[in-house]
This is a predicted structure of a 93-nucleotide RNA (Glycine riboswitch aptamer) from a Gammaproteobacteria bacterium. Lineage of the source: Bacteria > Pseudomonadati > Pseudomonadota > Gammaproteobacteria. Its Rfam family is "Glycine riboswitch aptamer". Gene Ontology term of the family: glycine biosynthetic process. Rfam describes the family as follows. This family represents the bacterial glycine riboswitch. Glycine riboswitches usually consist of two metabolite-binding aptamers domains with similar structures in tandem. The aptamers cooperatively bind glycine to regulate the expression of downstream genes. In Bacillus subtilis, this riboswitch is found upstream of the gcvT operon which controls glycine degradation.
RNA sequence: AUUCUCUAUAUGGGAGAGAGUGGUUCUAAUUGAGCCAUCACCGAAGGCGCAACUCACCCGGAAACGCUCAGGUUUCAGAACUAUAUAGACUUA
Numbered sequence: 001a002u003u004c005u006c007u008a009u010a011u012g013g014g015a016g017a018g019a020g021u022g023g024u025u026c027u028a029a030u031u032g033a034g035c036c037a038u039c040a041c042c043g044a045a046g047g048c049g050c051a052a053c054u055c056a057c058c059c060g061g062a063a064a065c066g067c068u069c070a071g072g073u074u075u076c077a078g079a080a081c082u083a084u085a086u087a088g089a090c091u092u093a
Base pairs, nucleotide, nucleotide: 001092005089006088007087008086009085010084011083012082013081018039020038021037022036023035024034025033026032040073041072042071046069047067048066049065053061054060
């Protein structure tokens, strides 16, 4: 100085699924919110599992697949992933 890769931050994009029902508290007010219970549903925080895939092979690693513990099912917020920018690390010269 810096391709690829990794991490963090900022900005932008970002799907799915009941504004469910019952009780209770606050509130002028089922207006909205919180809590408890219960039924239905979603998968793209996280987590777990199979092992597609990866590794010459083995050891390992491991999904956008599966499970729904958690989370979520008006808006807001969150959201895997992704683009740009900055900083750091690795690597290379």

Its mean pLDDT, the model's own confidence on a scale to 100, is 77.